A computed fold for a 578-nucleotide part of an RNA from Coracopsis vasa, annotated as small-subunit ribosomal RNA, 5' domain.
Rfam family: Eukaryotic small subunit ribosomal RNA. Its Rfam clan is "SSU clan".
Model confidence (mean pLDDT): 80 of 100.
Context: one part of a larger RNA
Order: sequence, then C1' cells, then structure tokens
RNA sequence: UAUGCUUGUCUCAAAGAUUAAGCCAUGCAUGUCUAAGUAUAAACAAAUUUGUACUGUGAAACUGCGAAUGGCUCAUUAAAUCAGUUAUAGUUUAUUUGAUGGUACAUUACUACAUGGAUAACUGUGGUAAUUCUAGAGCUAAUACAUGCAUAAAAAUCCCAACUUACGAAGGGAUGUAUUUAUUAGAUACAAAACCAAUUCGUGGUAACACGAUAUUGGUGAGUCAUAAUAACUUUUCGAAUCGCAUGGCCUUGUGCCGGCGAUGCAUCAUUCAAAUAUCUGCCCUAUCAACUUUGGAUGGUAGGAUAGAGGCCUACCAUGGUUUUAACGGGUAACGGGGAAUAAGGGUUCGAUUCCGGAGAGGGAGCCUGAGAAACGGCUACCACAUCCAAGGAAGGCAGCAGGCGCGCAAAUUACCCAAUCCCGACACGGGGAGGUAGUGACAAUAAAUACUGAUACGGGGCUCUUUUGGGUCUCGUAAUUGGAAUGAGUACAAUCUAAAUCCCUUAACGAGGAACAAUUGGAGGGCAAGUCUGGUGCCAGCAGCCGCGGUAAUUCCAGCUCCAAUAGCGUAUAUU
Repeated sequence: UAUGCUUGUCUCAAAGAUUAAGCCAUGCAUGUCUAAGUAUAAACAAAUUUGUACUGUGAAACUGCGAAUGGCUCAUUAAAUCAGUUAUAGUUUAUUUGAUGGUACAUUACUACAUGGAUAACUGUGGUAAUUCUAGAGCUAAUACAUGCAUAAAAAUCCCAACUUACGAAGGGAUGUAUUUAUUAGAUACAAAACCAAUUCGUGGUAACACGAUAUUGGUGAGUCAUAAUAACUUUUCGAAUCGCAUGGCCUUGUGCCGGCGAUGCAUCAUUCAAAUAUCUGCCCUAUCAACUUUGGAUGGUAGGAUAGAGGCCUACCAUGGUUUUAACGGGUAACGGGGAAUAAGGGUUCGAUUCCGGAGAGGGAGCCUGAGAAACGGCUACCACAUCCAAGGAAGGCAGCAGGCGCGCAAAUUACCCAAUCCCGACACGGGGAGGUAGUGACAAUAAAUACUGAUACGGGGCUCUUUUGGGUCUCGUAAUUGGAAUGAGUACAAUCUAAAUCCCUUAACGAGGAACAAUUGGAGGGCAAGUCUGGUGCCAGCAGCCGCGGUAAUUCCAGCUCCAAUAGCGUAUAUU
C1' cells in the first nucleotide's frame, strides 16, 4: 500500500502518486473605482437653490493596473537539477520607501486664463448556418494619442576678440539633464637645510626691505569606480496644457498679484521586492561500455556581433588543444533534487510522487507578441497527434486548477456551501479569489476510551484461629437460570451555544438497561508459539499445514460442538522494506 471479516463513542485527518504527463461533456477557478483620469446613457433618484458647462447614484465603454502570483503534476533530467558556499569590480529590476529636478525660445508682428486631430460606448444601416465574428455611416471625451511656451537675480568658468605701451582689454558667444565617443583630473612612504626665479594676499614700515601664507582631492583588498571638467554627438530622453477638497490674503480695483492640504504622473540616483549568470565541494547501478571530443565549436587566443550583462553564446582569423582506470565516454534507473521518513547499541540499510525551499511542464515539438517581468499556454501563430459544431462554404479546442465522467487498473472522495478567518490582486476601507476556509465521503495513519459497578443470599474452596468433633469465628477467593440497589452514556431530543449560515463537539430540560439485551470481534489451541490427548463426523479421501509435519477407523493438526488462549474496536492475509 492493497484486500478479507468486524465496527459503539471522542479528537485528529491522508486521499486518482504508483497503471495511462491517457482522453474529456458541463459548470466554475482573474479580475478591478476612489473626494481625487474620461459620463449628455434617449438609466435611476431626488430636491433645493447661485445656477444655461457640470455638480447625486451610476450600466456600458475608453484609460490605468493586474492577469509572469497562486493552484496542479513529476514526464523529462545523473555534475544536469539541487544543497551548502562564495561572487556580480559582469548585469536588469514595474512596485515600495528616501532624495534630487529654476537654465527649454533663436524670432523683428505672439495660445499659455490652456493647443491639435482622432476613436469607443451611443444612434442607425447591414452580412453569415455558426463564434467573446464584425463591415459601412453619423456623433463625442481624456492622466488615451500628439504638439508645445515660460522663471529668476547674481557670480563663476571656457571660447572668440576690436584695441594695445604686449601688462592688459571694451564687446560678443557658450555652459540644465539624458544619449554616444574621445581626452583630462580623480594626488600623496618620510625628514631637514640652503640657494635661485616668479605670482597674489596679509602684517610691520614713508620707502628700501623683512617676516608669514600660497589653499582642494571621497570609497574599496583591488577599477578605465564614484564624481568633476573639455570637445563634439543624438530618428534629442526628461524638465506637468492633469484631478479632488478648501477657499484665504494683498492692494497700485486689474476679472490684477500671491497662496494651503492632498491625488496622479515624469526623469535620475539610491532603497526594497526580486531575477539572471557564475565560484568551490558533493549524486544511484553498470567494464557483457575503454577510450571519448574536434572544420556542423571540440579546448584556447585576438577582434567583432548579439545580449540587461560575462562567456564559443554566435561569426571571422589563428593555435592544437580538452577529458580518461582518482572510471572519462556510453548504457540503465519501476531517478525531479533537498529539507525530511522508517529502522535502531554503534556503524549502517531502505524510502522521499506528496503540504516547506528550488527546478521543470501544461497533448507533442517549434516560434512569437505584449510587458518591468513570459519563450506565458484558463495569450497568439504554424506543424504533428487527438477531437467538437456545421446549411459542407467554414468555425472553434487543450482539466498535470476545483468538482465531475470515461479509460486504466490491486489501487484513491461531492458536478456541495462561503469569502466569516488566513492572505493575495485591483483605480480599492466597498469588488473578486474552486488560493483558502466549511461541511459530505473516508477502519490511510494517529489520540482518548464504553460493552458494566456493587450488596445480600446459597454453594464450593484457601489461610489463620477457637479447637474434642459433626463444626464455629475471622480474612478472603470463586461459582450461581435466586434476589436487591445505585451509576451512567450510546441513542432520541425542547433549548442555547457553535457558525458566514449550518453540522459536529463542549453545555443541557424530557425520554433512554436487566440477559430475549444497547448481545465484540478476528485468528488460533502438536512444535516453533500462549492455549485440549474432551465429544461427534471423515478414513492418505475431503482437507489442514509459512516450516517440521497431520489425515490409511480410537486424528492433541481436517469438518463441527463444547472448552480454552492471544490481541482487542480491531484482528487476519498478500506484497515491499528495516
């Protein structure tokens, strides 16, 4: 693990892995809206008021986000996966959280109190046997899709430069961020003295001169790092034409200027959630597998391409390498790996499909779109294999999600209820979730533990004792078709509780025990191995028996009855394993 017989209670609870990663009817399993993107629904509801843009609720639809999580399965897979370990100075990262963002114009004459053109829902006309098929026409939105202004002041730096006594210098131009390339900085073991030359500043001094200062450089074990600068470069990235709630202040009364709290969004840096690669070590059986690999990349180099990025990952050109009895390469595996499970002196041996972590897969292969993320399958496109509807022209499909069916088999549950809990997703306190929970089935396992308790009486013993004995007393054990008590739950059930709603449990009124019930079984009784030399039947037959053996007319072993033994709500059998 399966199966046979049996089965009262309580708790707990595995469950179509093994065989066919075989095939599937039907239903459901992923959707989502706040004050805060878009409402003229020819939808509903109201009233009040300031109402001729709107103002409440809100179907549909556009937009945004999610759908790459979860759930299932174990077919593949043997240095692969995986485990521990170390690394990214070799990379990407929606979201979260924290920072940062004043530079846009190039023009004589202008939208910045706000630009442009569409499209859905809607209306109407249609096509097809048919689908979550759609065509033509007519409208109308945006945080959809596009376009596109500004806002300093001062300083500094660099380049050009009229002029110039060659010391200087009016004036002009450029300098946000991102992209690509090149260049530069990104320093520094330690100490003293003297001399020469020069700049600027300070102190003292009328001056000559004397004295002092002459400035910055982060991090690492390590960088072409961080960072900064210069020159250019670019299908020029970003720098808000967005939404809600409050409405206030200042006056030079202009429909002037200034202004709060949020929401959403953009870019860069970090952070978080991750991901992707890589380092070291480690795996079952097999030699009836001894050599394997390589111009169709095998091993290495240089360059390029591709990639988010390193790399023969790919391409070109070179070199001739790389692995192997320390078992390569090949084959097998009824092989996903690990955490773990069983066994138990120690050492070991066997198992691990299965709830946690990692991997892989969605009938088989392959390819791809979207996206931060997929080589996604409850996405798409082909091919192969299956297979559904059809008016025969065409169309649609993927349960190794939850239920359920067929098939396969020794072998496995309900087409139930619910989002109340745990969490997840969404524009979200509100919606959704076969994730998950709750019942149903369920002798997979596991837990507690009923089937009786107790007198008296009668009878039969045993020990002690009184003892002369028939016997008595006392303590005690057993047997009884005699009697008497109390006790309770199994079950039935008002009620409450439990619960999303129920059920069960835990509580609890009322019923509920005398043998004919409310009745315990399964195997055995020669040995191993606890328990009969009792009775009837059978007669080497029928049968039993793991093994030894039993049975041929007195069977301790068969078939029965009685009695007994073992475990007990369980026990036997088969198989695997220790």